[in-house]
A computed fold for a 248-nucleotide part of an RNA from a Candidatus Woesearchaeota archaeon, annotated as large-subunit ribosomal RNA, domain VI.
Lineage of the source: Archaea > Nanobdellati > Candidatus Woesearchaeota.
It matches the Rfam family "Archaeal large subunit ribosomal RNA". A reference for the family is Yusupov et al. (2001), "Crystal structure of the ribosome at 5.5 A resolution", Science. Gene Ontology terms of the family: structural constituent of ribosome and ribosome.
RNAcentral holds the full RNA, with entries from ENA.
Context: one part of a larger RNA
RNA sequence: UGUUUAUUGUCUGAGAGGAAGGACCAUUUAGUACGAGAGGAACGAUGGCUCGACGCCACUGGUGUAUGGAUUAUCCGACAGGGUAUGUCCAGCAGCUACGCGUUACAAGAUAAGUGCUGAAAGCAUCUAAGCACGAAGCUUCCCUCGAAAAGAGACAUGAAAACGCUCGUAAAAGACGAGGUUGAUAGGACUGGGAUGUAAGCGCUGAGGCAACGAGGUGUUAAGUCCGCGGUUACUAAUAGUUUGUA
Numbered sequence: 001u002g003u004u005u006a007u008u009g010u011c012u013g014a015g016a017g018g019a020a021g022g023a024c025c026a027u028u029u030a031g032u033a034c035g036a037g038a039g040g041a042a043c044g045a046u047g048g049c050u051c052g053a054c055g056c057c058a059c060u061g062g063u064g065u066a067u068g069g070a071u072u073a074u075c076c077g078a079c080a081g082g083g084u085a086u087g088u089c090c091a092g093c094a095g096c097u098a099c100g101c102g103u104u105a106c107a108a109g110a111u112a113a114g115u116g117c118u119g120a121a122a123g124c125a126u127c128u129a130a131g132c133a134c135g136a137a138g139c140u141u142c143c144c145u146c147g148a149a150a151a152g153a154g155a156c157a158u159g160a161a162a163a164c165g166c167u168c169g170u171a172a173a174a175g176a177c178g179a180g181g182u183u184g185a186u187a188g189g190a191c192u193g194g195g196a197u198g199u200a201a202g203c204g205c206u207g208a209g210g211c212a213a214c215g216a217g218g219u220g221u222u223a224a225g226u227c228c229g230c231g232g233u234u235a236c237u238a239a240u241a242g243u244u245u246g247u248a
């Protein structure tokens, strides 16, 4: 673009894709069937392990160049607070992950090789010629994903708004998608909850040593200080103002 279609929503499902499963072990069946004995199964059922596939992050672990603390060299005159060496070390939320966790079923139909029943041609026999019954991890369903451009171009509902721009993220290469847009918690801020680190600076009291000046360290104030991609509350700030298309 089409579907003689406004838009929006809910569906149907022709058709397309998938391998989404594979192997093994144990228990039971059962010391049963079988066998003189020695020995010794299977169908079925249950539990587990491993490989693969898909998904998830409550737990465990990894990372964590957000962050907190310690420390080395050097610079900002000293203190305090910082910069650089993406310095080193300890810990680490969220996120992302595997080494962690969950799922990966039962079954039905038609068949292949094959096994049969009945049964003639051919008074017998014969699974086959008519007819009937079984039979596989394979095929078609069942399961998952896509799928009205399925030209036989579908159905139902709705009956005028949609897009841009704007605040954003359950989304993201660009588009797209999703949430919001003052009748508002969308983002930021503030407050609060929770979390990480581990007790800040300043001051007080001490303090090995030292003639003294000074002084590492310890202790109290202090579960402090610093930080937060998380939760909640709150319109304080910004989603203002507007533009375009359409109205059959």
Stems, first nucleotide, its partner, number of pairs: 008157004015146004021051002024048005034039001052104005060098004067091005072085005093229001107141003114134004161245004166180004186238003189234005194228004202221005209214001